[in-house]
């Protein structure tokens, strides 16, 4: 000193939780020794046993065993000294010990008082201690009772008790001093009152009187917990007189007058508590407490009560009631551990039934002494504090073992173990105190302590390890078991569980738990706030309180200064001492603050007396205003009646319909009723405290302004308690009622519509009286005051300048707005009208909920209102502000996004993929766009991962090791094969001659293998937003920050493309360019390509063949250039980018088309391509092999395929054209011959050479003529051909025959902007062999686009957000089970406290009576 937790990030605001001391603790694991403390906090419950107050023979009587002396009738007797149980007297049990129930109190504590008091033993002074007296226990005799314990008659002594002598003194009258006051002090009269003796003759008691000390009574100021949901309380109650009583004042009692006291500064009631030195804690102010020690105070089973005493209303006395225990012979007694130990009970929890008076300190005694559970010491107990130990040096093969690993090594760890070494504590032996002063006496105690011995020996645990908070890995576990102080771990790689390995911190301890301070400035005096975070009363007026201009005088109460006393000791802090140090004890000292007193100072604050004007208020002349009450008045408009005119609709609405209307509306004239409101003016224009106030007119009334400066002279501002005043509903009486209109009817919308919309329509809205007392009553900003830059509106007044006047201009005041400096805030924002500076009162706040809601008062006619909580619960909840998402908000722009158009899909049947079913299996995986003809560019075996069956276990396949043996080919039996038997053939190649290289087979272990799991453990690699224009970074600059700027604006683009501007200046990913391709042109190369020039073969010829030669002109093939850049002109723009239109030109504005995928998203997909972690199985989850399965079928989607036809169909009838990409040797196949055909033979040809290869739609000529057909081809029935070990499940494909569905396809929906839809064939991958899918060619070859208002994506700016897993968001209420808390409930039982009445123990004080006595009180 500060850290963690609200958000996706920030900042403030608040709460929650933590590091830190402590403790009369407990609980769990551990536990060597000392020393010094402490040790029922809970039932003030009950208590067994011992023991804790006695003592004096030098106060007295008597008893009496032994001793000693005397004596002796030998039985005794006497004396002495001595010693004892009881009695009588003395003193002492009021001290010492214990506890904290009571108590909010003069109970404590502090500082006075007492002129209102007492005081035994103690000291000091003075004086005195003469003379008499009767009596009574013990004792004895006789009773009583079961004891407890008594009764009666006798004996008898004292320092017991009682006269009598004397006398201070006490009292009562009268005076006198002092003093504020006599109840003080004194002087006088008179009245009364003492005393004890003992003895060792030294001395000690006794009495009175005085004084001293010590300890007490009482009285006063102050100061001492919480509640106002406790506001009024008291009759002996304030207080006076007389009395009584007391040691003493006093209503302390009592009579009697009087009507007081006491409270908002908290009376009175209710709960809690023993107080105070101290003690923990904080920096300190405080807060928390009050064990131990120390003062005081109160209690002793409860409750009363007094006697005795100096002292009590007595812990171990005493009487009395009552509970409880206990004896009893039932008549009656006994008792009180909150003393010491102990004991049950309570309880988380608190010792021994111990030794000794040796030390100190009490009681008694002359003293010896006795007594003392006061204490001094032992014991138990880590309870706390202190201090010491468990070992020191040295020692790397860095040992075993553990653990963990990348397998290499790391860590445990110099740590062990061995070497030399000491021996504190502890053990054994010996020797030993001080504590005693003074002869005796030492419990502790054979203890401290001092010497010797043996040996590293008999001695370490506990917590914790995400972050806060110091210390990290493996294993188990798998939202399970558990952790957690607060956030929070934990759902299969947990550093958070649980174990281990290792590490932290502490140490004879170490955690946990509880509890108080602290951090908490989180109750803020020091030292906080109130516009939005909690929090300003709705507003005024004013009462007590506060606080209060400028000036003298004078007081000194506040306030300062000084002195003096006190504030016990201990403790705390200094300085030193004493136990080996410490703790822990001892001596000395200081201080700060408190209280009282007595002396001073007089700025300031107060008190008492003046003056004075500036604060405030009067006068007195203007001013302006919806300011209030109350009468009266006026027009416009609805509505309504009454009449005219007129005729079929009116009215409402998004659209309608309830309604009104032929009984004449609605519209239009005239009149007439009533009620309520006041257009235009009119304005962030006015007034008023606020709530509020708008038509003229009067009268009544209030308050601001501006002037002047005449009077008062501080007379002021605030404002608890209180009063008034208060919108709009609501509510009582009674009036009023046109228009609107809660409820309420009815009509529409809707799923539904108790709403929004629409017809109607009561209260109520008016208005008069009285209520209520609340509003987001808000400027969310209490009130007065003074100060701090301005700049512009405006409303009222005034003044200057100026004019003929008005305005404008200017300056003062006083209102209302805006926008600012500085300053201030969390940030917004406020800024002379402050949320700035400063003062002074008021009000109010202290996380979130619960809840402004229970209860209880209060107020109300009800409604409710004011005042106003807990328990439970959560770790937040809240403010401003960012940056994203979003939005049925805004603004712009895009895109086959809509729209225009052109062909489809959705309906048929097939094919094909999912789903789903079903099956031994029907492997897996893909699943909104972005999955479904997707992996699979080809499942009959194989593929293949699946099923069921039969085999195999180092293995189908790598590597090592030993061993046999070339390889290897091949026959035969088994058996579905897989495999298993049993024959045969073969001896290879390098070589240093040993072996070696390939390859098989056996053997045993290391290992193999897994298409087994996890794409949510992960490389890579793909989709998608989106080929949309965005995504960022450096400096700078702006903010407290998170962020912003840049990137946002103005224009312009296909584009964050460009241009201008600008706190911003530059950059990088992306766009574009640069690469492929197609088009133009050159220019070079010229074969296996080409042929414009010559020949040649063939042919009658036309003509045909690139066949020769020559060449590279064309065609092509591929290298290399060139072109296209808004470059050029016009216009438009802002002199710019840039559009636009135009020329050239083969292309014109990115010429088409490819590849090219920014920062990220989606835990998107793939562990079954690969690849890889961990996890899993190893006679199986590998392996092999046969079948079979993946092809299954009520059904549902999605993708195509062929069609319904006449823009077509056919070839049963012909003809004629015109392509490009590709592809082949296990292959493409030409020609010819068979077959109808698919095809087969068979003979040739091919690596720009030859095949595939007749393109096909097109067009010409015919047939069909509208129909289930010459559409249309399913589907089946027969014959067949190819591939292939092998077409049964389950291939294509040909003839022949057969001839389904379907007549253009509901809701809905896809694709496309030009060489594109649309239509036509070709050809490749894959492949034995299977194409309608898929990639690719190429031939014909369109239509439409007005436009962005709508859908659906996108992008950019901005606004709102309570959302950030981000609108698939978040979130509210019933309602269903379940538990927890509060309240309320007919009652019901206990407690505690008040208030009235009965009844009364014991005692004390009076009365009265009888008795006894020497002695009634005094």
């Nucleotide at each position: 000193a500060g850290a963690g937790u609200u958000u996706g990030a920030u900042c403030c605001u608040g709460g929650c939780u933590c590091a830190g001391g402590a403790c009369g603790a407990a609980c769990g694991c551990u536990g060597g020794c000392g020393g010094u403390g402490c040790g029922c906090c809970u039932c003030a419950u009950a208590c067994a046993u011992g023991c804790a107050a006695g003592u004096c023979g030098a106060a007295c009587g008597a008893a009496g065993a032994g001793g000693c002396c005397c004596u002796u009738u030998c039985g005794g007797g006497g004396g002495u000294a001595c010693u004892u149980c009881a009695g009588u007297g003395g003193c002492g049990g009021a001290c010492g010990g214990g506890u904290g129930a009571g108590u909010a109190a003069c109970g404590c504590g502090u500082a006075g008082a007492u002129a209102a008091c007492g005081u035994g033993c103690c000291c000091u002074u003075a004086a005195c201690u003469g003379g008499g007296g009767g009596a009574u226990a013990a004792c004895a005799c006789c009773g009583g009772g079961a004891a407890a314990c008594u009764g009666g008659u006798g004996c008898u002594a004292a320092u017991a008790c009682c006269g009598c002598a004397u006398a201070a003194g006490a009292g009562u009258a009268u005076g006198a001093u002092u003093g504020a006051a006599a109840u003080a002090u004194u002087a006088u009269a008179c009245u009364u009152u003492a005393a004890a003796g003992a003895u060792u003759u030294a001395u000690u008691g006794g009495u009175u009187a005085a004084g001293g000390a010590u300890c007490g009574g009482u009285c006063u100021g102050c100061g001492u917990u919480a509640g106002a949901u406790u506001a009024g309380c008291u009759a002996g109650u304030u207080g006076g007189u007389a009395g009584g009583g007391u040691a003493a004042u006093g209503g302390c009692c009592u009579a009697c007058c009087a009507a007081g006291g006491c409270u908002a500064c908290g009376a009175u009631c209710u709960a809690u508590a023993g107080u105070u030195g101290g003690u923990c804690u904080g920096a300190g102010a405080g807060g928390a407490u009050g064990a131990c020690c120390a003062g005081c105070c109160a209690c002793a089973g409860u409750g009363g009560a007094a006697c005795u005493g100096a002292g009590a209303c007595a812990c171990g006395g005493u009487c009395c009631a009552c509970a409880c225990u206990c004896c009893u012979a039932c008549g009656g007694g006994a008792g009180g551990c909150a003393g010491c130990a102990g004991u049950a009970g309570g309880g988380a929890a608190u010792c021994u039934u111990g030794c000794g008076c040796a030390a100190u300190g009490g009681g008694c005694g002359a003293a010896a002494g006795c007594c003392u559970g006061a204490c001094g010491c032992a014991g138990c107990g880590a309870c706390a504090c202190c201090g010491c130990g468990u070992g020191g040096a040295g020692g790397a093969u860095g040992a075993c073992g553990g653990u963990u690993c990348u397998a290499g090594g790391a860590c445990u760890g110099u740590a062990a173990a061995c070497u030399c070494c000491u021996u504190u504590c502890g053990g054994c032996a010996g020797g030993g105190a001080a504590g005693a002063a003074u002869u005796u006496u030492g419990a502790c105690g054979g203890u401290a302590c001092c010497u010797g011995c043996a040996g590293a020996a008999g001695a370490a645990g506990c917590a914790c390890c995400g972050g806060c908070u110091a210390a990290c890995u493996a294993c188990g576990u798998g939202c399970c078991a558990g952790c957690a102080g607060c956030c929070g771990c934990g759902g299969u790689a947990a550093u958070a569980c649980g174990u281990a390995g290792g590490g932290u911190g502490c140490a004879a301890g170490c955690g946990u738990u509880g509890u108080c301070c602290g951090g908490a400035a989180u109750u803020a005096u020091u030292g906080g706030g109130c516009g939005u975070a909690a929090a300003g009363c709705g507003u005024c007026c004013g009462u007590a309180g506060g606080u209060g201009g400028u000036u003298g005088u004078u007081u000194a109460a506040g306030u300062c200064a000084g002195a003096u006393g006190u504030u016990a000791a201990a403790g705390a802090c200094c300085a030193g001492a004493g136990c080996u140090c410490a703790a822990c004890u001892c001596u000395g000292g200081c201080a700060u603050g408190g209280c009282a007193u007595c002396u001073g100072a007089u700025a300031c604050u107060g008190g008492a007396c003046g003056a004075c004007u500036u604060g405030a208020g009067u006068a007195c002349g203007g001013u302006a205003g919806a300011g209030g009450u109350a009468a009266g008045g006026g027009g416009a408009a609805u509505u309504c009646c009454c009449g005219g005119u007129g005729u079929a609709g009116c009215g409402g609405u998004g659209a309608a319909a309830u309604g009104c209307g032929u009984a004449g509306a609605u519209a239009u004239c005239g009149g007439g009723a009533g009620g309520a409101a006041c257009a235009c003016c009119a304005g962030u224009g006015g007034c008023g405290a606020a709530a509020g106030c708008g038509c003229c007119u009067u009268a009544c009334u209030g308050g601001a302004c501006c002037g002047u400066a005449a009077c008062u002279g501080a007379c002021a501002c605030u404002a608890a308690u209180g009063g008034a005043c208060g919108a709009a509903a609501g509510c009582u009486u009674g009036g009023g009622u046109a228009g609107c209109g809660a409820a309420a009817g009815g009509g529409a919308u809707u799923a539904g519509a108790u709403a929004c919309c629409c017809c109607u329509g009561u209260a109520g809205u008016c208005c008069a009286a009285g209520c209520c007392g609340u509003a987001a009553a808000c400027g969310a900003u209490g009130g007065a005051u003074a100060c701090u830059a301005g700049g512009u509106g405006u409303u009222a007044a005034g003044g200057g300048a100026u004019u003929c006047g008005a305005c404008c201009c200017u300056c003062u005041u006083a209102g209302u707005g805006c926008c600012g400096a500085a300053g201030c805030u969390a940030a917004c924002g406020c800024g002379u009208u402050a949320a700035g500076u400063a003062u002074c009162c008021c009000g109010c706040c202290u996380g979130g909920g619960g809840a402004g809601u229970a209860c209880g008062a209060c107020c109300g006619c009800a409604a409710g209102g004011u005042u106003g909580a807990a328990a439970c619960u959560c770790a937040a909840a809240g403010g401003a502000a960012u940056u994203g998402a979003c939005g049925g908000g805004g603004a712009c722009c895009c895109g086959c996004a809509c729209a225009a158009g052109c062909g489809g899909u959705g309906g048929a049947a097939c094919a094909u993929g999912u789903g789903g079913u079903u099956u031994a299996a029907u492997u897996c995986g893909a699943u909104g766009c972005a999955a479904c003809g997707c992996g699979a560019a080809g499942a009959a075996c194989c593929u293949u991962a699946c099923c069921u069956g039969g085999a195999c276990u180092u293995g189908a396949c790598a590597u090592c090791u030993g061993g046999a043996g070339a390889a290897u080919u091949u026959a035969g039996c088994a058996g579905a094969g897989a495999u298993g038997c049993u024959g045969a053939a073969g001896u290879g190649c390098c070589u240093u001659u040993u072996g070696g290289a390939a390859c098989u087979c056996c053997a045993a272990g290391a290992c193999a293998g897994g298409u087994g799991g996890u794409g949510c453990a992960c490389g890579g690699u793909u989709g998608u937003c989106g080929u949309c224009a965005g995504c960022u970074c450096g400096u700078g600059u702006c903010g407290u920050g998170a962020g912003a700027u840049g990137u946002u604006g103005g224009g312009u683009u296909a584009a964050g493309u460009c241009c201008c501007g600008c706190a911003a200046c530059g950059a990088g990913c992306g766009c574009a360019a640069c690469c492929c391709u197609c088009g133009u042109g050159g220019u070079c190369u010229g074969u296996u390509g080409c042929u414009a020039c010559a020949g040649a073969u063939g042919g009658a010829a036309a003509c045909a063949u690139g066949c020769u030669g020559a060449g590279c002109a064309c065609u092509c093939a591929g290298g290399c250039c060139a072109g296209a850049c808004u470059g050029c002109c016009g216009g438009u723009g802002a002199c710019a980018a840039a559009c636009c239109g135009g020329a050239g030109g083969a292309a014109g504005g990115u010429g088409g088309g490819g590849a090219u995928g920014a920062c990220g998203u989606c835990a998107a997909a793939u562990c079954a391509u690969c690849a890889c972690g961990c996890c899993c199985c190893u006679u199986a989850u590998g392996u092999c092999c046969a079948g079979g399965g993946c092809u299954a079928c009520a059904c549902a989607c999605g993708u195509g395929u062929u069609a319904c036809a006449a823009u077509g169909g056919g070839a049963a009838g012909g003809g004629u054209a015109c392509a490009a990409u590709g592809g082949g040797c296990a292959g493409c196949u030409u020609g010819a011959u068979a077959g109808c055909a698919a095809u087969a033979u068979u003979u040739g040809g091919c690596a720009a050479a030859c095949c595939c290869c007749c393109a096909a739609a097109a067009c010409c000529c015919c047939c069909c003529u509208c129909a289930g057909u010459u559409c249309g081809g399913a589907u089946c029935g027969g014959a067949g051909u190819c591939u292939g070990c092998a077409a049964c499940u389950c291939g294509a494909c040909u003839c022949c025959g057969u001839g389904a569905a379907g007549c253009a396809g509901g809701a809905a929906u896809c694709g496309c902007u030009a060489g594109u839809a649309a239509a036509c064939g070709c050809a490749g991958a894959u492949c034995a062999g299977c194409a309608c899918g898929c990639u690719g060619c190429g031939u014909u070859g369109a239509a439409u686009a007005c436009g962005u208002u709508c859908c659906c994506g996108g992008g950019u700016c901005u606004u709102g957000u309570a959302c950030a897993c981000a609108c698939c968001g978040c979130c509210c209420g019933u309602c269903a089970c379940a538990c927890c808390a509060c309240g309320a409930a007919a009652g019901a039982a206990g407690g505690u406290c008040a208030c009235g009445c009965c009844c009364g123990a014991a005692g004390u004080c009076g009365g009265u009576g009888c008795u006894c006595c020497a002695a009634c009180c005094c």